[in-house]
Molecule: small-subunit ribosomal RNA
Organism: uncultured sediment bacterium
RNA sequence: GUUUGAUCCUGGCUCAGGAUAAACGCUGGCGGCGUGCUUAAUGCAUGCAAGUCGAACGGUCUUUCCCGCAAGGGAAGGAUAGUGGCGCACGGGUGAGUAACGCGUAAGUAACCUGCCCCUAAGUGGGGGAUAACUUCGGGAAACUGGAGCUAAUACCGCAUGUGGUCCUUCUGCAAAAGCGGAAGGAUUAAAGCCUUCGGGUGCUUGGGGAGGGGCUUGCGUCCGAUUAGCUUGUUGGUGAGGUAACGGCCCACCAAGGCAAUGAUCGGUAGCUGGUCUGAGAGGAUGGCUAGCCACACUGGGACUGAGACACGGCCCAGACUCCUACGGGAGGCAGCAGCAAGGAAUAUUGUGCAAUGGGCGAAAGCCUGACACAGCGACGCCGCGUGGGGGAUGAAGGCCUUCGGGUUGUAAACCCCUUUUCUCAGGGAAGAACAAUGACGGUACCUGAGGAAUAAGUCUCGGCUAACUACGUGCCAGCAGCCGCGGUAAUACGUAGGAGGCAAGCGUUAUCCGGAUUUAUUGGGCGUAAAGCGCGUGUAGGUGGCUCUUCAAGUCGGAUGAAAAAUCUCCCGGCUCAACUGGGAGGGACCAUUCGAUACUGCUGGGCUAGAGUGCAGCAGAGGGAGGUGGAAUUCCCGGUGUAGUGGUGAAAUGCGUAGAUAUCGGGAGGAACACCAGUGGCGAAGGCGACCUCCUGGGCUGCAACUGACGCUGAGACGCGAAAGCGUGGGGAGCGAACAGGAUUAGAUACCCUGGUAGUCCACGCUGUAAACGAUGGACACUAGGUAUGGGGAGUAUCGACCCUCUCCGUGCCGUAGCUAACGCAUUAAGUGUCCCGCCUGGGGACUACGGCCGCAAGGCUAAAACUCAAAGGAAUUGACGGGGGCCCGCACAAGCAGCGGAGCGUGUGGUUUAAUUCGAUGCAACGCGAAGAACCUUACCAGCCUUUGACAUCCCGCGAACGCCUUGGAGACAGGGUGGUGCCUUCGGGAGCGCGGAGACAGGUGCUGCAUGGCUGUCGUCAGCUCGUGUCGUGAGAUGUUGGGUUAAGUCCCGUAACGAGCGCAACCCUUGUCCUUAGUUGCCAGCGGUUCGGCCGGGAACUCUAAGGAGACUGCCGGUGAUAAACCGGAGGAAGGUGGGGAUGACGUCAAGUCAUCAUGGCCCUUAUAGGCUGGGCUACACACGUGCUACAAUGGUCGGUACAGAGGGUUGCAAAGCGGCGACGUGGAGCCAAUCUCAGAAAACCGAUCGUAGUCCGGAUUGCAGUCUGCAACUCGACUGCAUGAAGUCGGAAUCGCUAGUAAUCGCGAAUCAGAAUGUCGCGGUGAAUACGUUCCCGGGCCUUGUACACACCGCCCGUCACACCAUGGGAGUUGGUUGCACCAGAAGUGGGUAGCUUAACCUUCGGGAGAGCGCUCACCACGGUGUGGUCAAUGACUGGGGUGAAGUCGUAACAAGGUA
Repeated sequence: GUUUGAUCCUGGCUCAGGAUAAACGCUGGCGGCGUGCUUAAUGCAUGCAAGUCGAACGGUCUUUCCCGCAAGGGAAGGAUAGUGGCGCACGGGUGAGUAACGCGUAAGUAACCUGCCCCUAAGUGGGGGAUAACUUCGGGAAACUGGAGCUAAUACCGCAUGUGGUCCUUCUGCAAAAGCGGAAGGAUUAAAGCCUUCGGGUGCUUGGGGAGGGGCUUGCGUCCGAUUAGCUUGUUGGUGAGGUAACGGCCCACCAAGGCAAUGAUCGGUAGCUGGUCUGAGAGGAUGGCUAGCCACACUGGGACUGAGACACGGCCCAGACUCCUACGGGAGGCAGCAGCAAGGAAUAUUGUGCAAUGGGCGAAAGCCUGACACAGCGACGCCGCGUGGGGGAUGAAGGCCUUCGGGUUGUAAACCCCUUUUCUCAGGGAAGAACAAUGACGGUACCUGAGGAAUAAGUCUCGGCUAACUACGUGCCAGCAGCCGCGGUAAUACGUAGGAGGCAAGCGUUAUCCGGAUUUAUUGGGCGUAAAGCGCGUGUAGGUGGCUCUUCAAGUCGGAUGAAAAAUCUCCCGGCUCAACUGGGAGGGACCAUUCGAUACUGCUGGGCUAGAGUGCAGCAGAGGGAGGUGGAAUUCCCGGUGUAGUGGUGAAAUGCGUAGAUAUCGGGAGGAACACCAGUGGCGAAGGCGACCUCCUGGGCUGCAACUGACGCUGAGACGCGAAAGCGUGGGGAGCGAACAGGAUUAGAUACCCUGGUAGUCCACGCUGUAAACGAUGGACACUAGGUAUGGGGAGUAUCGACCCUCUCCGUGCCGUAGCUAACGCAUUAAGUGUCCCGCCUGGGGACUACGGCCGCAAGGCUAAAACUCAAAGGAAUUGACGGGGGCCCGCACAAGCAGCGGAGCGUGUGGUUUAAUUCGAUGCAACGCGAAGAACCUUACCAGCCUUUGACAUCCCGCGAACGCCUUGGAGACAGGGUGGUGCCUUCGGGAGCGCGGAGACAGGUGCUGCAUGGCUGUCGUCAGCUCGUGUCGUGAGAUGUUGGGUUAAGUCCCGUAACGAGCGCAACCCUUGUCCUUAGUUGCCAGCGGUUCGGCCGGGAACUCUAAGGAGACUGCCGGUGAUAAACCGGAGGAAGGUGGGGAUGACGUCAAGUCAUCAUGGCCCUUAUAGGCUGGGCUACACACGUGCUACAAUGGUCGGUACAGAGGGUUGCAAAGCGGCGACGUGGAGCCAAUCUCAGAAAACCGAUCGUAGUCCGGAUUGCAGUCUGCAACUCGACUGCAUGAAGUCGGAAUCGCUAGUAAUCGCGAAUCAGAAUGUCGCGGUGAAUACGUUCCCGGGCCUUGUACACACCGCCCGUCACACCAUGGGAGUUGGUUGCACCAGAAGUGGGUAGCUUAACCUUCGGGAGAGCGCUCACCACGGUGUGGUCAAUGACUGGGGUGAAGUCGUAACAAGGUA
């Protein structure tokens, strides 16, 4: 950071840090110091890595000199194969094995060894026999080897001597003993020389001591698994003998039966251990590369020899695998030494130089050897340091990128000027490192000096949040990114590129791994009511833990001292490389451990005491506590009998069922089983499960009182043992009712369910098993402490009373409320979830999985224990706000109901879908699209189609040239357009020209009804004229939020009143505005006419200003008044008055918001797209099509009517490109005509229904008028596609409309006509106007919508939500599986190399002895024991694989249903 709309919590995942023996990608200047096969302990070509000594020895070769004719001899050197000595057991490598006294640490060894070295004591006499080399003869391919002969020694063997050593005997000191010493006697036991300057030096032998090195033993520490619980027969111990340097079952014989293990034996897996290293605040965790200590190993396994030391890396023998040589008979080999090769792998270097230094071996020494080591080489692998330049330089150059086109940014960056030389190149000089005379690989290196020249030197990652850093273009859920959350579906700061920016820098990123963050295993430092987590309950073993007091000890504990804790590392200080890394010196620190001295509070140990814990006793008490036996009544059912007749039963409604063979109902009698109404109570008892009629017997526990007894006897409790609802299982009974399964009837799309009728197991009893439950208070047990109030069950005491009550106190239970405190919240709260102590159990993300495998239990069903692969970034708890509910309450609305008139059926008009078409332009699509945009498509409109044309364009601005503009005539063409002719010379002026307009030209640009309403503005619809939506401050809550706004009334209203941790306020409501209803005032023409006069009888005229009206202003209505109801309030009901009464009627007015609602085609506008076309012009066509479907209207179906005739009454509007009167013509549409009127004046304009009269007589009609024919009128360039109207003729469907559905509560519905906008013409539409003028509303159960409160929720895209399971498909991991293969291992047996030990006299044999025959001794051979490899059989275990099969997981749009979430529709 990430679960949510938001919140708090729980909880996982992920990131930022540090580190690395690293690898990979891109890049790469220098130096110093380090470091470099983590994999195949795989296999190795080649070279080197252990030799040395002639002062141990005999020879051989050779140089020089001397003697010698020569052969040869001698002297001094050199080299050396062999004998001999020392070394080769060190140094170097690796980590396979090993879970162990292997390692670490501390001890022990009185149970031991020790070459070379040091100190010390003593000695070193005299003999002997061989043998290599060499010579010679053989064998063999080779490796190598045989026979014979010669010879030396510091090689080998006797003898002497014995300081000493060892053994035996006796005595003796110390000591508990083991043992260590001393004395005497006896036995036994050594040696080697070489060199010399002749002084000596150096060896050798026997002892003693030391130093250093090692062997062995012990305490403690040292990984995971119990799905490994028992292991062990040399095993455990003893005695004796053997063996070893030494203790020891180390080995053997005998005896005993032990030993180890829940404090984890045995087994399996993994692993070298440590100092240290990395990380961390620490505690810890991880790790053990380099370096240092220890161990183990040396092709694999076994074995010994030699030696002071090995069971031996560059030794030997044997077995095995592999490789090589071979003449096929035989032989050779072992890089886990240094280089190097192959292979494996993501990956790890030179077949370098030198012994100059340090160290090692040999040697008297010189010296030799030394892939130890010192150096160099390669690799940015790591750490550290340096550089890639410094200063100036604005017109802020060019270029790039962005842009609102102004500019901004790259950026003082560059260019340019001045300077410097670290680094680099060249040249010159040139070390220390040598102690120690010579001797320097590194190295002509470091370093110093000079010269040259900015010259030779910058990348990489990132830029959505975490996390520092943003724009443009491309792309369009594609390509891709991604550590987590997540980006990408046409405006991507998240992909790719560019510009810019940020980080780090010779590096930067990525990957892998470890620690950290992670208090996410919690000792420090977590939890368990609901998030994961208390065993279903008890009894009790081990263990843990434990009251008051005195005492002992000093184990724990605390303190001091000593030892030890290697060096390196770490920390501090000082020093050396120019600094640093690196390195030298000094100091410091310390856990654990050992020894010792001390302290004694606490814990513990020993002993004694106490009574408050615990228990016993005595006296009482309550109880569905348990077990057994018996008894009782009510009810159901069945059977028998009586009465009685047609139904009964059951349901939402039915049916199945029962019943005329007599049911149900009712009465009497009987049978049988099960359960015990009332009492009955958040009453009682029990550990839990659980226990309910009554009586008897047996029995457990609890409570109270007394304070007699015991004297800590207590608490908890891993294993263990017992109990343990229901269902289920076994055997045998029983069976009334109920009732899984099953059958039938219903319901339903289906209904393997819910409902009904039946009904078997079972439910009951006895005995046995099972051992699980939401076995719940989802809360383990014990003890102590910490406010109260109240109720109730069982006791006791006090007080009171005659007594029972009452009241007070107290003990033990059971509940409720509540303070502090706790809690994430909800809540808990003396019955804690508070505060503490003790003990046990359990948890560590979700799924997979209450699963698999294994084990244990079970008759079975199954139970207990209990993983992993894989997969997700969540899963979850509590609370909040909404939304929703086939939840609840209250309340509204033409919402229902009550009514009236319709729609849906017919014909036509109109719109839409669909279809068709070249095109039928586009948009609107539930309510809230569909007589909607469109207040009016023949051309135009017009956006569509076909054809013909234009390209700076029909339109705007700028530039240049010409011309007044403009009008008229004419030719071609469908027209656009193209050509010709002609008239016309305007306005202003500073006389240069200018403005306007037109034509021509070039380019900037125009233009687009092209796309995106999901990029937008604006406007609009809708919920809804619903009563709501919010804010400030305060308060409450950890918080989201709440309060206010809820509540009691009331209203049309969040309207008002009251109450109230709220007090106020805003947008809405209401009012203010318009109109209408009454009156008044003013005014009186074009309007009016009561009275007066006149009249042509028309308010026509005079006149009037009263009335109507007009249009300005005012009044009026406010629950104001009265009565009642109500809290005395708000308000409501009724009444009076009034034209009007409780908002008088109507309109305008539409809160916060919702629907990504509608509109890019009104307009505006970002982005994208077109630019001789997606722009523009024109002609014609289309938008008017037509099997069909829907919406909305008109006209009807008729008599409340049609037709004909007569007669009456409006309002509101329009009118100069206009309305048009009278008159005349026409049947009519209309024509003609032109008075009047810019309108209270003239006109459109006859209102219609109504009323009066006549006719029609219920019929497809005298209803209805569609359709069609003919003839016309009007508008208009033009009525063919495609107008309206008129006349005559024609006379379709339709007889009141299925399911369903719309409107309307009063001047309303219904019905009747009139006008207007648009408009040349073209309304059944729309917007207005008036005329006539109803019915009904009991009421709020139901449908729909809405408001408030409350409740549930797994919903928040918000129920059109969420979500479950089977099936089908794809992929993934996994279980079972007849088996198969391999690894490892147990047991039994076979076998037995080399070797060691024992036996043996077959063979051989120099030294010594000998009586000379032989013996002692030795070797070979044979044999016994042990034993490696190998083999056979049978088990265990692990891994791989396996036809088929089981479930699981994952996967945008599959199938079937709808199980869960709301009462989820059966909680």